[in-house]
Context: one part of a larger RNA
RNA sequence: GGCGUAUGGGGGAUGCCUAGGCUCUCAGAGGCGAAGAAGGACGUGAUAAGCUGCGAAAAGCUGCGGGGAUUGGCACAUACGAAUUGAUCCGCAGAUAUCCGAAUGGGGCAACCCGGUAUAUUGAAGAUAUAUCACCCGAAAGGGGGCGAACCCGGCGAACUGAAACAUCUAAGUAGCCGGAGGAGAAGAAAACAAUAGUGAUUACGCUAGUAGUGGCGAGCGAACGCGUAGUAGCCCAAACCAAUUAGUUUACGGACUAAUUGGGGUUGUAGGACCACGACAUUGUUAUUAGUAUGAACUAGAAUGCUUUGGAAAGAGCAACCAUAGAAGGUGACAGUCCAGUAUAGGUAAAAUAUUAAUAAUAUAGUGGUAUCCUGAGUAGUGCGGGGCACGUGAAACCCUGUAUGAAUUAGGCGGGACCAUCCGCUAAGGCUAAAUACUCCUGAGAGACCGAUAGUGAACCAGUACCGUGAGGGAAAGGUGAAAAGAACCCUGAACAAGGGAGUGAAAUAGACCCUGAAACCAUACGCUUACAAGCGGUCGGAGCCCAUAAGGGUGACGGCGUGCCUUUUGCAUAAUGAGCCUACGAGUUACCAGUAUCAGCGAGGUUAAGCCCUUCAGGGGUGUAUCCGUAGCGAAAGCGAGUCUGAAUAGGGCGUAUAGUUGGUAUUGGUAGACGCGAAACCGAGUGAUCUACCCAUGGGCAGGUUGAAGCUUUGUUAACCCAAAGUGGAGGACCGAACCCGUUGACGUUGAAAAGUCUUGGGAUGACCUGUGGGUAGGGGUGAAAGGCCAAUCAAACUCGGAAAUAGCUCGUACUCCCCGAAAUGCAUUUAGGUGCAGCGGUAAUAAAGUUUUAUAGAGGUAGAGCUACUGAUUGGAUGCGGGGGCUUCACCGCCUACCAAUUCCUGACAAACUCCGAAUGCUAUAAAAUGAUUAUUACCAGUGAGGGCAUGGGUGCUAAGGUCCAUGUCCGAGAGGGAAAGAACCCAGACCAUCAGCUAAGGUCCCCAAAUGUAUGUUAAGUUGAAUAAACGCGGUUGAACUGCUUAGACAGCUAGGAUGUUGGCUUGGAAGCAGCCAUUCAUUUAAAGAGUGCGUAACAGCUCACUAGUCGAGCGGUUCGGCAUGGAUAAUAAUCGGGCAUAAACAUACUACCGAAGCUAUGGAUUUCAUAUUAGAUAUGGAGUGGUAGGGGAGCAUUGUAAUUGAUUAGAAGGUGAACUGUGAGGUUUGCUGGAUUAAUUACAAAAGAAAAUGUAGGCAUAAGUAACGAUAAUGCGGGCGAGAAACCCGCACGCCGAAAGACCAAGGUUUCCUCAGCUAUGCUAAUCAGCUGAGGGUUAGUCGGGACCUAAGGCGAACCCGAAAGGGGUAGUCGAUGGACAAGCAGUUAAUAUUCUGCUACCUGCUUUAUAUUAAAAGAGACGGAGUUGAGAAUUAGGUGCGUGCUGACGGAAAUGCACGUUGAAGUAUUUGUUAAGAAUACGAUAGUACACUUAAGCUACGGCGGCGGUGAUAAUCCUAAGGAUGAACUUCCAAGAAAAUCGAAUAAAGCAGCCCGUACCCUAAACCGACACAGGUGGUUGGGAAGAGAAUUCUAAGGCGCUC
Repeated sequence: GGCGUAUGGGGGAUGCCUAGGCUCUCAGAGGCGAAGAAGGACGUGAUAAGCUGCGAAAAGCUGCGGGGAUUGGCACAUACGAAUUGAUCCGCAGAUAUCCGAAUGGGGCAACCCGGUAUAUUGAAGAUAUAUCACCCGAAAGGGGGCGAACCCGGCGAACUGAAACAUCUAAGUAGCCGGAGGAGAAGAAAACAAUAGUGAUUACGCUAGUAGUGGCGAGCGAACGCGUAGUAGCCCAAACCAAUUAGUUUACGGACUAAUUGGGGUUGUAGGACCACGACAUUGUUAUUAGUAUGAACUAGAAUGCUUUGGAAAGAGCAACCAUAGAAGGUGACAGUCCAGUAUAGGUAAAAUAUUAAUAAUAUAGUGGUAUCCUGAGUAGUGCGGGGCACGUGAAACCCUGUAUGAAUUAGGCGGGACCAUCCGCUAAGGCUAAAUACUCCUGAGAGACCGAUAGUGAACCAGUACCGUGAGGGAAAGGUGAAAAGAACCCUGAACAAGGGAGUGAAAUAGACCCUGAAACCAUACGCUUACAAGCGGUCGGAGCCCAUAAGGGUGACGGCGUGCCUUUUGCAUAAUGAGCCUACGAGUUACCAGUAUCAGCGAGGUUAAGCCCUUCAGGGGUGUAUCCGUAGCGAAAGCGAGUCUGAAUAGGGCGUAUAGUUGGUAUUGGUAGACGCGAAACCGAGUGAUCUACCCAUGGGCAGGUUGAAGCUUUGUUAACCCAAAGUGGAGGACCGAACCCGUUGACGUUGAAAAGUCUUGGGAUGACCUGUGGGUAGGGGUGAAAGGCCAAUCAAACUCGGAAAUAGCUCGUACUCCCCGAAAUGCAUUUAGGUGCAGCGGUAAUAAAGUUUUAUAGAGGUAGAGCUACUGAUUGGAUGCGGGGGCUUCACCGCCUACCAAUUCCUGACAAACUCCGAAUGCUAUAAAAUGAUUAUUACCAGUGAGGGCAUGGGUGCUAAGGUCCAUGUCCGAGAGGGAAAGAACCCAGACCAUCAGCUAAGGUCCCCAAAUGUAUGUUAAGUUGAAUAAACGCGGUUGAACUGCUUAGACAGCUAGGAUGUUGGCUUGGAAGCAGCCAUUCAUUUAAAGAGUGCGUAACAGCUCACUAGUCGAGCGGUUCGGCAUGGAUAAUAAUCGGGCAUAAACAUACUACCGAAGCUAUGGAUUUCAUAUUAGAUAUGGAGUGGUAGGGGAGCAUUGUAAUUGAUUAGAAGGUGAACUGUGAGGUUUGCUGGAUUAAUUACAAAAGAAAAUGUAGGCAUAAGUAACGAUAAUGCGGGCGAGAAACCCGCACGCCGAAAGACCAAGGUUUCCUCAGCUAUGCUAAUCAGCUGAGGGUUAGUCGGGACCUAAGGCGAACCCGAAAGGGGUAGUCGAUGGACAAGCAGUUAAUAUUCUGCUACCUGCUUUAUAUUAAAAGAGACGGAGUUGAGAAUUAGGUGCGUGCUGACGGAAAUGCACGUUGAAGUAUUUGUUAAGAAUACGAUAGUACACUUAAGCUACGGCGGCGGUGAUAAUCCUAAGGAUGAACUUCCAAGAAAAUCGAAUAAAGCAGCCCGUACCCUAAACCGACACAGGUGGUUGGGAAGAGAAUUCUAAGGCGCUC
């Protein structure tokens, strides 16, 4: 280290629980608000941070009622109270109700600021109190405004999406925005439907009906009539006519007419009304008042149990009782009808309200007849054009609405009935109102659930729309449980400890101890048993020695040996080095509704069935009624129509479709469709909003730029010129000028890259008076802005921001998709496809039913044109030869004729040979048919349910390619795919062979038998010498390697090889040649002679000869020696990158070849036992037995089951111990089940049936927990620490001291913004601080910010905002005058010193100033001009603060034996605002006096307090002591002047009295940080952040180096 066991830690699953949710039912209510809402801010308690309540009358006040003992909310503590003289509490009705908010006196950055008027407080100013003061409509009274969940009506109105693209269309009049209303809203009493019959406003439900229609006639959209129901309700104006009033006109003054207003009248289609005539006061409603009744708050009464037993506790168990109009639910120490509190039931009242009854009053409401005249809704109906709505997309398009242009009729009229016309019928437009039935639920009460139970259910069970994130719109968590009761652990010990732990005690239990029920897993430990340091390992499995425990079975470990490349997904194919997962736990994906098909079960059956609604009833199920409707019962035809037939047709023919009957309604299963439709996942599109605190540009108003250099124009002088010009010198001070800090930028390089930093650091660079940089306030907004233009920037986001919504957009794409067993079991092909990784149909699978086929062999009969073959058999191609038409060339010729030709070459002949698109021929196989035999469900059809439509290897036949490919495309077969086992070392498809299970049985296949490794070191005969080969490459070509066969030659007449010897002569053959003699070359009867034999010569050689040798011959030797061809095995050819294609090894083999025998060898076959499917037979209730045949399996189909949660019924279990957790044993083919030990402490099981949020290992899944890396990286500027002392349990870091170091145009000091208590003190150290901490910007408590003069408001205006009036716009809204806001600007009065732990121009002291009022006194016309009031650059002079030095002086120190002094050293040597005077051309400034008896320094003295006794400390007091000196630097400041062109705010205000005394002087800010640890950057972050000041030495300088004051040493 591994395995195991035990015990813990960690963590918070599981179980149980519920205080909270979810979905509904019934009833109520359906609004609140200028009488100030919703929602907030701030307050309010004895102590009070939060929530709740309440409002300065503040966890409350008053009255009435209830009630009857406690009580001061959550909230458990202390203190102090209240209450039987009735509290707290409950109900009803009142009072009070700060500030903001519609917000409303004006303003504004919500919760703040500032006013007017009246009255009062005082005589005024100032201040306070109360009331009142917005706008719109309206004459007034009065009303409106804003908020609120859905529902309703209207205005405007998308897109994604679907159509497999897309444009009409769809989505959809949806989402959204806007306006408006109510408890409902809208609609509504026919200018309606209908069809020869009728209905009689509207609305809603069930049907009609997915019908008629509409529709790129695509996707889709989709009525009405009519029927059944719910609920019912009808009315009023305008007009005619009659009057009145007012005004006008007119008048003959009687009146008339006109207009407006008002009253009466009147309201319709069978037309009605006016008018005329007649008749009458009926009937029915509505409202108000009074009286009664009912409902109705808190609330009241409300039955019935004991004992024993277990236990901590009884409600359990046992025994024995009782109540019930009450056995709902809850609580009580486990489960309670009879314990509590309730329940059934009964009772109960103030006010208000509602309903109803009665009475009274007011008010409204009808008839008959006549028909001359009058009235009956006008820019209307209709029409043209353009649109929209109607189911209806312009269509034949009626009907309705209207933008535009036109434009009737008048009851003898008008409109409609789906173009239009006629007839007929219906109705009466151009005015209005109208309950119920219908929709919805922010809210209240009562209840329900086969809904959830803390990762669930609301986002929210808990102080949640909270914490937190974002500028903002907006986004948005986590987090429940001690116990019956706190009985919440007295006391002791360890410890620095108020940490933690150990005892003790409480309790039934403390392993219930507050991190608290149960307490799983990952993960981390401890103890023990076995095992482990030569071993190669998907970690298991099979065998198994030893050891340990048990000893009945058995359990743990596992030396050694055999075999063995995870899971998922996706694929032709994955151990793959292709995807996904760190591990564990919980959660996590085919559901639901409606419609339809099929199967099955059930009811009824030529019939079946209800829907909405209604009625009855229950604790809860439910029952009845309802026949509207639907399907079936008859079909055919386009239809008229006919009908067991009909259509076609001339037909009686033929043919098509029908006719011999079964349906229908429910349940269940499965599939399809419409819906998000199995889950997760886009990039995008559209709508409405939010953003210019970043950044771009612009507007307004402010600010900044050390220092140095250059020297334009102009001017002056001189020279020069007739005069100019021009030149020189000087002056001058221009410039998108130069160098270079601050400042701005970001060129180079390095670093950094899980950073110090989501863009920086260091270095080096660019600009640095300009098109410069920057502060504050504002403007421009998303197809929009802005852009010196990069598609840049618009809040770390930009080729179209962000937020929410449409929305679960869509995704032919990827990924994932969860328990078991049994049966069958594919495909990767054809056709089509904007199609190729998708889909449709067919093919192939499954299930069910039905039918009678199917397959093989043999025989017979056929069709056919492949392989092959062939080609004087076609077409085409073609070798050689013969022949040589014809042609070319040559010759000849006047020309023709002709001749020649190793030239080309037709036909024909001979010969050879080719073809996928040649065939005179032509198989095998395959195919068709018939017959027989064999086989036995293998076949077909129909219905439903699929998957597949990426294939791959091998063999064979081909195409293509290179007769390349592990290539590609077909065909046939096979296997892999979806197939395990054996062999081939290892290997998807090669060989063998198809796995139901078990067995320590047997036989074989391929392949093997020396060892690894089971079986032959087998037999026989050969071959190979290369480690060839065995054991996956190789050729042409080569080889006297070896071996075999055949043929052939020589050979005892002596071969072959060796050795000895010869190898001669004519002749140097001839020719050629410079030479050529066997041997450069040419020629040839290459001849002849001697010979045993010897070439006019096989090589070497020479200049040529020579020489050597060969052929040939003899001798010797003594038996075989050569040649050719064909085989076997070897061999060279033979080159790839680490030594290696098994190791040892093999030499007559363990290689190769041939033959033979034996054996091994698989999940094959057999044997034995078992399971299961199916068929047959038999017995049969089921079921069983026997026999036969089966049982590999991906996609997929079918069957049967297990488990989880809940429901119902029945039966149980359980404090004598349920669920859950954790072990063990047993059991089932399996999912699983049963029993039991320990833990646990209250629930839970079985059977049958039902219903599902119903099973996880994977989705870069979600949430939580825990690992790993790893005790690793890092601890954030390398300005630096060291020592002593102190406090303390503890000190590198805290405090004090002494050294050292760093900054010093800052790393010092002061403001603005921003932050918001961080400031100071005390006490702490769990967290925060990158370490520790006694320290702190941390925690807790307490304290702290003081103003007439500082900043802001009570003053002003800029950009810009808002905005009466007015203009524009569907609405929301957009502009905008007067005005009103709005600083970054204008205006505007205080200084010094002292003082606190913390504030100071604010307090104190002193000394000033400003404004207003009153009183007193003096003086005084008003208006206007003007001022306010402005640029850049440069120059000049004046000149403050400040600094340095010097001299003198004061004080102190120094004094080296002591004293004194000189000397030296240190410090100090100062002095405000204001007022007055003088000065300065103005201003700024300067001087003098007062201010100033102040204060500083110093000296002396000394209180409190502390002390280590040395001292520290320094409140207070005293002294009046020193220059108001000189020099130098400095250059704030304001002004003047010069110059230039780009020509440089507005308004308030001033102008427009003085003096004195007295009075008055409001609100807000004020702490602290502020180049930073407090702001912006997620941090105590190397970044960013506007203004002021900024000493000394050197220096031009604010550069740079050093340094003062001051601050730091950067938290390991």